[in-house]
RNA sequence: AUUUAAUGAAAAGCGCCAGAACUUAGAUUUCGAUCGGGAAAAGGAUCUAAGUUGACGAGGGACAGGGUUCAUCGAGUUUUCGGCGGAUGCCCUGCGGUGUAUUCACCACCGAUAGCGGAUCUACAAAACCAUGGAGCAAUCUGUGGAACAAAAUGAUCUUGGUGAAAAGGU
Numbered sequence: 001a002u003u004u005a006a007u008g009a010a011a012a013g014c015g016c017c018a019g020a021a022c023u024u025a026g027a028u029u030u031c032g033a034u035c036g037g038g039a040a041a042a043g044g045a046u047c048u049a050a051g052u053u054g055a056c057g058a059g060g061g062a063c064a065g066g067g068u069u070c071a072u073c074g075a076g077u078u079u080u081c082g083g084c085g086g087a088u089g090c091c092c093u094g095c096g097g098u099g100u101a102u103u104c105a106c107c108a109c110c111g112a113u114a115g116c117g118g119a120u121c122u123a124c125a126a127a128a129c130c131a132u133g134g135a136g137c138a139a140u141c142u143g144u145g146g147a148a149c150a151a152a153a154u155g156a157u158c159u160u161g162g163u164g165a166a167a168a169g170g171u
Base pairs, nucleotide, nucleotide: 014085015084016083017082019081020053021052022051023050024049025048026047027046028045029044030043056074057073058072063094064093065092066091067090068089095111096110097109098108099107102166103165104164105163106162117159118158119157120156121155129146130145131144132143133142134141135140
């Protein structure tokens, strides 16, 4: 490294790291420079080993089964790059709700806050940043405090929606 078994913990900008970048150590190698020649040191390049980085919050799940992958919104930055896995997204079926006061079938839109859409108004964040501690040789990680600033909004108001049949005389 791989395989098997048991126990415990743990999540959705979540988990992991083979690309890439950076750090340390070791080895090899290497450029220029004074009147001339040479060496060493620093620096550079390559390899090996061990490490570091690799998503900031908001939002998102009737239920059950199956399928699928580039599954919403902004902030910051430009490695929040790239890769793998997962995931509340999306599709189908079942079930359910609404579309007429009732029932059935179909159709449409949705999912227990159970019409898609449109218009107007309105709300809230954390990183980054600054300061100050701790750990590490370092890359870097982490605690505390400070001042902010978003968008989408399942927020509010308005607008906007079936076909057929049955029964009833409810509205």
Annotation:
The RNA shown here (glmS glucosamine-6-phosphate activated ribozyme aptamer) has 171 nucleotides and comes from Alkaliphilus oremlandii OhILAs. The model forms 86% of the base pairs in the Rfam consensus. RNAcentral records the identical sequence in 2 taxa. Its Rfam family is "glmS glucosamine-6-phosphate activated ribozyme aptamer". Its family is annotated with catalytic activity and regulation of gene expression in the Gene Ontology. Lineage of the source: Bacteria > Bacillati > Bacillota > Clostridia > Alkaliphilus oremlandii. The coordinates come from a structure-prediction model, not an experiment, and the mean pLDDT is 76.